[in-house]
């Protein structure tokens, strides 16, 4: 000096769905609260996840296959199209310089 990684700080990006059950409101549709499902996270958020070697997340998609009480639950789609970074610290490797043998 270059690079991957660890940690810290600051900055930035992102999602929040489903409803077998119960209660309340309502003519109904539906809404609110509790419980339940998946998940890191389903608005206790001053949290959680992710930031280019980017499946965090968005689009395609009110789509396709499977499962489920149901769902963006799982899978494919996906070598697709988009998508948010700087500084410092530590250690490893390489290279160079110096010194010694």
């Nucleotide at each position: 000096c270059a690079u991957a990684c660890u940690u810290g700080c600051a900055c930035g990006g992102g999602g929040u769905g489903c409803u077998u059950u119960u209660g309340c409101u309502g003519a109904a549709a539906a809404g609110c609260a509790a419980g339940g499902c998946u998940g890191a996270g389903a608005u206790g958020a001053u949290a959680c996840c992710c930031g280019a070697u980017a499946a965090a997340c968005c689009u395609g998609a009110u789509a396709c296959g499977g499962a489920u009480a149901a769902u963006a639950c799982c899978g494919g789609c996906g070598u697709a199209g988009g998508g948010a970074u700087g500084c410092a610290u530590g250690g490893c490797c390489g290279u160079u310089a110096u010194u010694g043998u």
Molecule: TPP riboswitch aptamer (THI element)
Organism: Mucilaginibacter sp. JRF